[in-house]
RNA sequence: CAUCCAGAGGGGUGGAGGGACUGGCCCAUUGAAGCCCCGGCAACCAUUCCGAGCGCAAGCUCGAGAAACGGUGCCAAUUCCAGCAGGCUCCAAGUACAGGCCUGGGAGAUG
Numbered sequence: 001c002a003u004c005c006a007g008a009g010g011g012g013u014g015g016a017g018g019g020a021c022u023g024g025c026c027c028a029u030u031g032a033a034g035c036c037c038c039g040g041c042a043a044c045c046a047u048u049c050c051g052a053g054c055g056c057a058a059g060c061u062c063g064a065g066a067a068a069c070g071g072u073g074c075c076a077a078u079u080c081c082a083g084c085a086g087g088c089u090c091c092a093a094g095u096a097c098a099g100g101c102c103u104g105g106g107a108g109a110u111g
Base pairs, nucleotide, nucleotide: 001111002110003109004108009038010037011036012035013034017027018026019025021083022082023081024080039075040074041073044071045070047067048066049065050063051062052061053060054059079107084104085103086102087101088100089099
């Protein structure tokens, strides 16, 4: 700096945890984490091709383009939800809290 409402799981081993943290809510002895094997998703990097632009050229840039042999990543739940701030809304006739929705931020993850 970019992306994070899409997508993709079986087997072996293991034996109680896991979903970052906190709260909530979930997942798990119908077998958690970890490790191994195989498979898959995706298209960030690399590579090839296509289109457009720039360039004398070498080449460079852009693409809600294509491919997927390589390097990462990922394969319960939107990053599972919230956390901080603002706005709107709701409950009754007044104010507020709680609740709901939206926007931005923070934290985190991956490249």
Notes: The RNA shown here (SAM riboswitch aptamer (S box leader)) has 111 nucleotides and comes from a soil metagenome. The coordinates come from a structure-prediction model, not an experiment, and the mean pLDDT is 84. The sequence is in RNAcentral, with records from MGnify. It matches the Rfam family "SAM riboswitch aptamer (S box leader)". Rfam links the family to the GO term regulation of gene expression.